[in-house]
């Protein structure tokens, strides 16, 4: 240099064009429970890497960029 794969709440992850103003777990916050703590329960908070394209409609398909990973070539 070439090719391939990946990137979603703080963390782990679901998602395969419309049921997603994105769900679950955990963490965190508040409240309840408890003599206290822990556990448990309820509620809340919180994310689609960036840009462009296709489409009536994109987390999802395509292109580019960034970052990460893998394979490979050149050089010697």
């Nucleotide at each position: 240099g070439g090719c391939c794969c990946g990137u979603u709440c703080g963390u782990c992850u679901a998602g395969a064009g419309g049921c997603c103003u994105a769900g679950g777990a955990u963490a965190c916050a508040u409240g309840g429970u408890u003599c206290u703590c822990a556990u448990c329960c309820a509620u809340g908070c919180g994310a689609c890497a960036c840009g462009g394209g296709u489409u009536c409609a994109a987390a999802u398909c395509c292109c580019g960029u960034a970052c990460g990973g893998g394979c490979u070539a050149c050089c010697a």

Notes
Transfer RNA from a Planctomycetota bacterium, 76 nucleotides, folded computationally. Its Rfam family is "tRNA". The family's RNA type in Rfam is transfer RNA. Rfam describes the family as follows. Transfer RNA (tRNA) molecules are approximately 80 nucleotides in length. NCBI's taxonomy places the organism under Bacteria, Pseudomonadati, Planctomycetota. The coordinates come from a structure-prediction model, not an experiment, and the mean pLDDT is 84.